[in-house]
RNA sequence: UUCUUAUCCAGAGAAGGCGGAGGGAUUAGGCCCGAUGAAGCCCGGCAACCUGCUUGCAUAUGCGCAGCAAGGUGCUACUUCCUACAGACACGGUUCUGAAAGAUAAGGU
Numbered sequence: 001u002u003c004u005u006a007u008c009c010a011g012a013g014a015a016g017g018c019g020g021a022g023g024g025a026u027u028a029g030g031c032c033c034g035a036u037g038a039a040g041c042c043c044g045g046c047a048a049c050c051u052g053c054u055u056g057c058a059u060a061u062g063c064g065c066a067g068c069a070a071g072g073u074g075c076u077a078c079u080u081c082c083u084a085c086a087g088a089c090a091c092g093g094u095u096c097u098g099a100a101a102g103a104u105a106a107g108g109u
Stems, first nucleotide, its partner, number of pairs: 002108007013043001016042003022033003027084004044076003049072002051069004056063002080101001085098004089093001
């Protein structure tokens, strides 16, 4: 870089420190956050994908269920902030479903 699989309406500082104007992935439209302090970094926290431990089963270098931990990641306004493409219908919509794109993890290339 790219492919596969899984997940994406839960949770995490109402008042931590540094920082100093932007931010919510990209394009467009909308809606928001931000000097009562954005991004970013540190600290704290959340979660439990991988991992470790315990227990159980077993076809025994395996497998999944449950529990615990928190080593590797990740995350910590708004559903992935909403829409964009396709379909459904009670079709002049503050509707529903799916896809695409994206994010994260694990594995492969």
A computed fold for a 109-nucleotide RNA from Aneurinibacillus migulanus, annotated as SAM riboswitch aptamer (S box leader). Its Rfam family is "SAM riboswitch aptamer (S box leader)". Its family is annotated with regulation of gene expression in the Gene Ontology. Model confidence (mean pLDDT): 79 of 100.